[in-house]
Context: one part of a larger RNA
């Protein structure tokens, strides 16, 4: 020195568990903010670092309501106190809410420094309290300003990559940057689709059409529409002509223009104004007003014995309810011990949202001579870009730049372009629902994870730590049913460690605590060298 049991140290694997995560259904909610916010700093408790909860009225005040024995947060001790005259919690209002922070009375190196004006406390000055005092937009009244997950519409706008190298292309209008909405946004009521059928009939979404038609160093790729089927459905309002009415300015005493205001009207089988006729009944429907629903929480059925065990919910008997046998706990596995569970019920005030009531208002007929129907528009040229469409035979839409009509016997489209033929009536404006998405709440689910998994973070995590900074970014879960968390004696220098000894089923469960693997270190005994 090896190799074997055998019993230890060490370690923290595996099992088992959940307080935390991940996904998702279903409603809800979709904003908060000068009435001063997201987020902070500083305090506030008898003792009070740390978190939580709140602000000098400070782990809290008042008030309606619930509730019904305890109770002073994590926080298990000791003090001191509250409560059935209803605390404590728990719900809806409200009150207070330092000091930073858009931050806004000037200024700052955020939580800090100076002011000014008026009011008060005193007869004045100081002092000190309260109140104002930022800046844009608007005549005012009043509204902006900054936070916010992700969708949204806008304006801008990349590169890696493919193309087997790369320029046209392509990732990709992605990504990121701006602005700015809203619970949704945008889109939307044809100058539209279509193509001989006497068609469709606003918009958005999905399924097919269809990876088709087309585009494409016709390479890589890229890619519609029509139509059919479904969701879902909603249509409206000015501009102008003509009528009148105020106020200016002309020219002049009632005429022009003009500006504002009411009244008309708002379409393509063209409407309207205008002239003339009718003016009743139904449709529709802005706001009121009642009724339910929505919270905290109420009430909810039905078991008892032996027996094993520390412990029964196990097991053996023999019962019971079940609109309730979802789940949870409870000293092992309980419909019937406990909290629930089906089911029934639930005040005030405000506020939302359904349904009924009940209403302001809106909707004709004929005629055509005049008169109106959105101009630097439509269209053009020349540059760019959106469409499946990369100029290209290339229409359509959008326009930086130059031009530039017609006016209903008018104009625009129907993929150059002509011409028939058809559809539409631009150059103003809103407009619910189907759609998109979750920072959040509230149920409820998972052939979802189970501490090197699962969010980075199950524990006091965006924390310790790292970096000048953007930034980066951890480890760490389990005693026992219950603290019963080892009174007391010994041994030691001891508040170490340990030996009785006690508690408990268990201590090899002793706050380095469940189980306790290997690797690794010992001890004993046995065989070998």
């Nucleotide at each position: 020195g090896g190799c074997a049991u055998a019993c230890g140290g060490u370690g923290g694997a595996u099992g088992c568990c959940u307080a935390g995560g991940c996904g998702a259904u279903a409603a809800g909610a979709g904003g908060c903010g000068a009435u001063g916010a997201a987020g902070g700093a500083c305090g506030c408790g008898g003792c009070a670092a740390g978190c939580u909860g709140c602000g000098a009225a400070a782990a809290a005040c008042u008030u309606c309501g619930g509730g019904g024995a305890g109770c002073u947060g994590c926080a298990c001790a000791c003090g001191a106190g509250c409560g059935u005259a209803g605390a404590u919690c728990c719900g809806g209002a409200g009150g207070u809410a330092u000091c930073c922070g858009a931050a806004u009375g000037g200024g700052g190196g955020a939580a800090c420094c100076c002011a000014c004006a008026c009011u008060g406390u005193c007869g004045a000055a100081u002092a000190c309290a309260g109140u104002g005092u930022a800046c844009c937009c608007g005549c005012g009244a009043g509204g902006g300003g900054g936070c916010u997950a992700a969708c949204g519409u806008a304006g801008g706008g990349a590169a890696c990559u493919g193309a087997a190298a790369c320029a046209u292309c392509u990732a990709a209008g992605u990504a990121c940057c701006u602005a700015u909405a809203g619970g949704a946004a945008a889109a939307g009521a044809a100058a539209a689709u279509a193509a001989c059928a006497a068609a469709u009939g606003a918009u958005u979404c999905c399924c097919a059409g269809a990876g088709u038609a087309g585009u494409g160093g016709c390479g890589a790729g890229c890619g519609a529409a029509a139509u059919g089927g479904g969701a879902a459905a909603a249509g409206c309002c000015c501009a102008a002509a003509c009528c009148g009415g105020u106020g200016a300015a002309g020219c002049g005493a009632g005429c022009u223009u003009u500006a504002c205001c009411g009244g008309g009207g708002u379409u393509g089988u063209a409407g309207g104004a205008c002239u003339g006729c009718a003016u009743c009944a139904g449709u529709u429907g802005a706001g009121a007003a009642g009724u339910a629903a929505a919270a905290a929480g109420c009430g909810g059925a039905a078991g008892u014995g032996u027996u094993u065990g520390g412990g029964a919910a196990g097991a053996c008997a023999c019962g019971c309810c079940a609109a309730a046998g979802a789940g949870a706990g409870u000293g092992a596995u309980a419909g019937c011990c406990u909290c629930g569970u089906a089911c029934g019920c639930g005040u005030a005030a405000g506020g939302u949202u359904a349904c009924u009531u009940u209403g302001a208002g809106a909707c004709g007929c004929a005629g055509u001579a005049u008169c109106c129907u959105g101009a630097g528009u439509a269209g053009g040229g020349c540059g760019g870009g959106a469409c499946c469409a990369g100029a290209g035979a290339a229409a359509u839409c959008c326009u930086g730049u130059c031009u530039g009509a017609a006016u209903c016997u008018g104009c625009g489209g129907g993929u150059a372009c002509c011409a028939u033929c058809c559809c539409g009536u631009a150059a103003g404006g809103c407009u619910a629902a189907a759609u998109a998405c979750u920072c959040c709440u509230u149920a409820u689910c998972g052939a979802c994870c189970g501490a090197u998994a699962g969010u980075g973070a199950a524990c006091c995590a965006g924390u310790a730590c790292c970096g000048u900074a953007a930034g980066g970014g951890a480890a760490a879960g389990g005693u026992g049913a219950a603290a019963a968390g080892u009174a007391c004696c010994g041994u030691g220098a001891a508040u170490a460690a340990c030996g009785g000894g006690g508690u408990g089923a268990a201590a090899u469960a002793g706050u380095a605590c469940c189980u306790g693997a290997a690797a690794c270190c010992g001890u004993a005994u046995g065989c070998c060298u």